This is a predicted structure of a 71-nucleotide RNA (transfer RNA) from a marine eukaryotic metagenome. The sequence is in RNAcentral, with records from MGnify. Its mean pLDDT, the model's own confidence on a scale to 100, is 82.
Formats: sequence, structure tokens, C1' cells
RNA sequence: GGGACGUAGCUCAGUUGGGAGAGCGCUAGGCUUUUAGCCUGGAGGUCGUAGGUUCAACUCCUUCCGUCUCC
Repeated sequence: GGGACGUAGCUCAGUUGGGAGAGCGCUAGGCUUUUAGCCUGGAGGUCGUAGGUUCAACUCCUUCCGUCUCC
């Protein structure tokens, strides 16, 4: 210097721009032959940072930071 990535505690999805989500974990209640499993619900996120475009940005553009990788 080139490329990819950064979203919940963890692993990630979400990119023709308009609802922020899943699994695991945590937690409350219920059920069952209760060291546990199943069902229902809940909490938890400035979408890495700062700007720009737009009626509207996780999504498009730019800077910076970090991680991985190639030269």
C1' cells in the first nucleotide's frame, strides 16, 4: 500500500435505503417421574468513531480507530 470485517454477554443474520433480529446465555412464571428438560414471557444494543448525502441511513460516500489477511 491492496482486500475483508466491526450489529445484544458470545456466535452471527439483516445491504433494491423506511419494522433492529435469531440461536446460545441471563432472568420470571408454568408443566413434567425436579441434579434436569420443555413451554410462555422479560431484560439486555449510541448497529466501532466523526462527518456528508437523503424526507428517511446498520445499509450509500468520506475520515479516523481496531481486528484479520495479501503484497
Rfam family: tRNA. Its family is annotated with triplet codon-amino acid adaptor activity in the Gene Ontology. It is annotated as a transfer RNA.